[in-house]
Context: one part of a larger RNA
RNA sequence: ACCGGCGAGUUAUGGUAACAUGCAAGGUUAAACUUUGAGGAGUGGAGCCGAAGCGAAAGCGAGUCUUAACCGGCGAAUUAGUAUGUUGUCAUAGACCCGAAACUGGGUGAGCUAGCCAUGAGCAGGUUGAAGUUGGGGUAAGACCCAAUGGAGGACCGAACCAGGACAUGUUGAAAAAUGUUUGGAUGACUUGUGGCUAGAGGUGAAAUUCCAAUCGAACCCAGAAAUAGCUGGUUCUCACCGAAAUAGCUUUAGGGCUAGCGUCGUGGUUAAGUGGUAUGAAGGUAGAGCACUGAAUGGUUGAUGGUCCCAUCCCGGGAUACUGAUAUCAAUCAAACUCCGAAUGUCAUACUUACAUACACGGCAGUCAGACUACGGGUGAUAAGGUCCGUGGUCAAAAGGGAAACAGCCCAGACCGCCAGUUAAGGUCCCUAAAUCCAUAUUAAGUGGGAAAGGAUGUGGAGUUGUUUAGACAACUAGGAGGUUGGCUCAGAAGCAGCCAUCCUUUAAAGAGUGCGUAAUAGCUCACUAGUCGAAUGAUUCUGCGCCGAAGAUGUACCGGGGCUAAAUAUGGUACCGAAACUGCGGAUUCGCAUUUAUGCGAGUGGUAGGUGAGCGUUGUGAUUGCGGUGAAGUUAGACCGAGAGGACUAUUGGAGCGAUCACAAGUGAGAAUGCCGGU
Repeated sequence: ACCGGCGAGUUAUGGUAACAUGCAAGGUUAAACUUUGAGGAGUGGAGCCGAAGCGAAAGCGAGUCUUAACCGGCGAAUUAGUAUGUUGUCAUAGACCCGAAACUGGGUGAGCUAGCCAUGAGCAGGUUGAAGUUGGGGUAAGACCCAAUGGAGGACCGAACCAGGACAUGUUGAAAAAUGUUUGGAUGACUUGUGGCUAGAGGUGAAAUUCCAAUCGAACCCAGAAAUAGCUGGUUCUCACCGAAAUAGCUUUAGGGCUAGCGUCGUGGUUAAGUGGUAUGAAGGUAGAGCACUGAAUGGUUGAUGGUCCCAUCCCGGGAUACUGAUAUCAAUCAAACUCCGAAUGUCAUACUUACAUACACGGCAGUCAGACUACGGGUGAUAAGGUCCGUGGUCAAAAGGGAAACAGCCCAGACCGCCAGUUAAGGUCCCUAAAUCCAUAUUAAGUGGGAAAGGAUGUGGAGUUGUUUAGACAACUAGGAGGUUGGCUCAGAAGCAGCCAUCCUUUAAAGAGUGCGUAAUAGCUCACUAGUCGAAUGAUUCUGCGCCGAAGAUGUACCGGGGCUAAAUAUGGUACCGAAACUGCGGAUUCGCAUUUAUGCGAGUGGUAGGUGAGCGUUGUGAUUGCGGUGAAGUUAGACCGAGAGGACUAUUGGAGCGAUCACAAGUGAGAAUGCCGGU
């Protein structure tokens, strides 16, 4: 891992509701006793519930309590209960099952290990050479010196022994801590045998929370004990009807609960009370708009106050101002916490309408309190987020099907079942791939389409506005582009061309006191302007369609699903076709409503998680009835049968002794999941 078996809402006693049955203003017995083969039957009225309430009570009573009394409170006026059973649910119990870490009590452990006590044992070999001693020297005597001797030491090297610092191997190991190589101690605070002591609220500890039998921030065993678990996991047959919530308030509350909201089932009654539509009326201060208030804010005019300057200066003062800038006013603005105004939608009410079918009350049973994205209106954030928080709608959740290549939340559309029938939606129609290589008119040349901004550009199409032009434009070429004059000033110089001022006149077809380059300054080149050649268009500008550049990423093209496409791209219009579980057709099933001729017709339905409700299948046993079986029961294996399903037959085979059907009843009553338990492979 697979297969098989086992494996989870039970039971008791009460409450409550529904249903069934009995009796009914009543209903009913409990213990106990009598009897009986068992089951049961009888007796038993104590007690309980109900028929009357009010008051703390005495008490009174359809009333009573309060009070002096009224008012007022609770009742009556409005009569159905009760006993038993079944089912739902709640309470108390382990209470659907499994699961803690822990807590408490009583015991068992120091044969492992820590420390200690008692008594024993062990430490090859080699080295060093302390004190002391002896001899000699030395001294007044010493100190001291030399040579021997001596054999100290938590001394040195190094086996046994003890340890375990480093590396490698091992890591489902040979081993739940080892092996190999290496290393440290090795006469000591050494190592070790045997016997003993200390015990869990504790011991022991050269101290690491270390060790106390492979267990230690509190050992192990048994018991309380099925501890508790607002937590996780699991919870077993079928079909049918309906079908949520992820919100509010409160909560030592926030992943839990209670009440309400939303679901379901039953009951009830009224003038159908509900939803929708139309009309009328009402409240309101949002969008927008506005500046009348409150504030913000720009410019102009005004010009108070203050400053500065001048006159005066003993005081009173007078004048000016390119400073400041109140107030008033004009113009143009801004606001969630501004409003002189002010919608749409929504809300409420009334009337009508009839399209739809609810709505309300009471009671039983719930689940839900983590929501997600999307569109729109907002807050927050950075007018960030697959962010976060509200509101309104949708989808998912709890929804399959078609489209979007793939893709809970987007688009279309809501699957009762069957069909080798038809029509469509979104979306599509060259091939992959069902259907147009369809029609018409344009655009795009960028593979744009098939990723992006500020910004940039004689890309190209459309619509305008406004110039020039056969009296010859635009472009190109040829020629001219002059004189006063080097204008004046400035300047070292300033001559069209550093700068300042002025910008005239003349000759002309035309030519600026000069457009640019250039020079130290001149010079030189060039332009404006003019003529000629040529012979028909050529400039500026506005709006707009589609394109271009801007454009760099990591495994491999890789920003059309692919092939590929110049349409098979884009825009507008059109006609066909394809395309879903939508709609239709045919057949069938089922729920509800209505109708009736009562088994038919008509109509509306039949996606579904949590959850509510209904109807069934099967397993084991019991009772009654009725059957099968050695001419072969149960069980096994196989099969093309029946039923909407759970399931049920039949035949053959194997098997070799028991087993069904119908109607009731009772449950150890249904497994695929629980890192489930046991067994097998």

This is a predicted structure of a 681-nucleotide part of an RNA (large-subunit ribosomal RNA, domain II) from Candidatus Izimoplasma sp. HR2. RNAcentral holds the full RNA, with entries from Rfam. Its mean pLDDT, the model's own confidence on a scale to 100, is 86.